[in-house]
Context: one part of a larger RNA
RNA sequence: UUGGGUUUAAAGGGUGCGUAGGCGGAUCUUUAAGUCGGUGGUGAAAGCCUGCAGCUCAACUGUAGAACAGCCAUUGAAACUGAAGAUCUUGAAUUAGGUUAAAGUAGGCGGAAUGUAUCAUGUAGCGGUGAAAUGCUUAGAUAUGAUACAGAACACCGAUAGCGAAGGCAGCUUGCUGAACCUAUAUUGACGCUCAUGCACGAAAGCGUGGGGAGCAAACAGGAUUAGAUACCCUGGUAGUCCACGCCCUAAACGAUGUCAACUGGUUGUUGGGUCUUCACUGACUCAGUAACGAAGCUAACGCGUGAAGUUGACCGCCUGGGGAGUACGGCCGCAAGGUUGAAACUC
Numbered sequence: 001u002u003g004g005g006u007u008u009a010a011a012g013g014g015u016g017c018g019u020a021g022g023c024g025g026a027u028c029u030u031u032a033a034g035u036c037g038g039u040g041g042u043g044a045a046a047g048c049c050u051g052c053a054g055c056u057c058a059a060c061u062g063u064a065g066a067a068c069a070g071c072c073a074u075u076g077a078a079a080c081u082g083a084a085g086a087u088c089u090u091g092a093a094u095u096a097g098g099u100u101a102a103a104g105u106a107g108g109c110g111g112a113a114u115g116u117a118u119c120a121u122g123u124a125g126c127g128g129u130g131a132a133a134u135g136c137u138u139a140g141a142u143a144u145g146a147u148a149c150a151g152a153a154c155a156c157c158g159a160u161a162g163c164g165a166a167g168g169c170a171g172c173u174u175g176c177u178g179a180a181c182c183u184a185u186a187u188u189g190a191c192g193c194u195c196a197u198g199c200a201c202g203a204a205a206g207c208g209u210g211g212g213g214a215g216c217a218a219a220c221a222g223g224a225u226u227a228g229a230u231a232c233c234c235u236g237g238u239a240g241u242c243c244a245c246g247c248c249c250u251a252a253a254c255g256a257u258g259u260c261a262a263c264u265g266g267u268u269g270u271u272g273g274g275u276c277u278u279c280a281c282u283g284a285c286u287c288a289g290u291a292a293c294g295a296a297g298c299u300a301a302c303g304c305g306u307g308a309a310g311u312u313g314a315c316c317g318c319c320u321g322g323g324g325a326g327u328a329c330g331g332c333c334g335c336a337a338g339g340u341u342g343a344a345a346c347u348c
Base pairs, nucleotide, nucleotide: 004319005318006317008301012316014201015200016199017198021194022193023192025088026087027086028085029084030083031082033081034080035077036076037075038074039073040072041071042070049065050064051063052062053061054060091191092188093187094186095184096183097182098181099180100179103177104176105175106174107173108172109171110154114150115149116148117147118146119145120144121143125136126135162169163168206247207246208245209244210243211242215241216240220236221235222234223233258315259314260313261312262311263310266293267292268291269290270289271288272287273286274285275284276283297304298303321348322347323346330341331340332339333338
């Protein structure tokens, strides 16, 4: 490479947009590049293969035939692919009407809790633990009440609920922006799918500059525990956590399951919409999501099972024994930390 694979055995890119490329709906006409057939030429000899023959056999050799990936020319066919033209509506998009949501972003506002400050009441403890101690406290703590300020997070509702491409998103409200679904079937008429390179986004931690700093809390200090205790427990506590701007670009970035499309029994919940029905969200049906269980089928098994891991197609990524190693070297990126690409010797 071929073949075979990719939930859990090695293997789905973190996610999207999208270029080249690959693939692509229905009907008709033309064409004849691909495709298929005829004929002619070429395809050296030797070799390979088959028949026969020659050395006593064989190897070897001779002879005859076949074969020769293909290529060129010519002449036909027109189903399929391509090309050109015309048409269509079911794919796709648009339009109109309606609905939905923690989708994004910027502003405003709110209450509880926590901490601190001041004042008041009040007196000897508080705090903490398995038990203690460090710690705080007669300079009046803890507790209770009042007032003020600060930062961060939004109890209940809250849900195998919702939204978002993923990361992720939750107090209330306003502006701006995006999305999905349903109904109508009005418009365009294949405008589509996938996507190497590329571009954008991308939790937490970390980095740069400037703010902010209540609580929490790596590091650090002390107290315990212990044989020791660079821990678990306790008292403190700095980066950080928060904001703005700029970087970093990685995660068990997980459904460990790429995207799109078609097909293949059911049952039970639930979210959003619709049609019909009903006194009544009553019941039936239907579209889109989200869950549970399961026929067939699949699977090494566990399990999956119309949201497939079933049956198929299109395109992309990736895998090829363990260790060495996601290391070394080089390239690219980064302020750095590091990221990305990514071996070999050797060894079992």

Small-subunit ribosomal RNA, central domain from an uncultured bacterium, 348 nucleotides, folded computationally.
The prediction has a mean pLDDT of 88.
Rfam family: Bacterial small subunit ribosomal RNA.
RNAcentral holds the full RNA, with entries from ENA.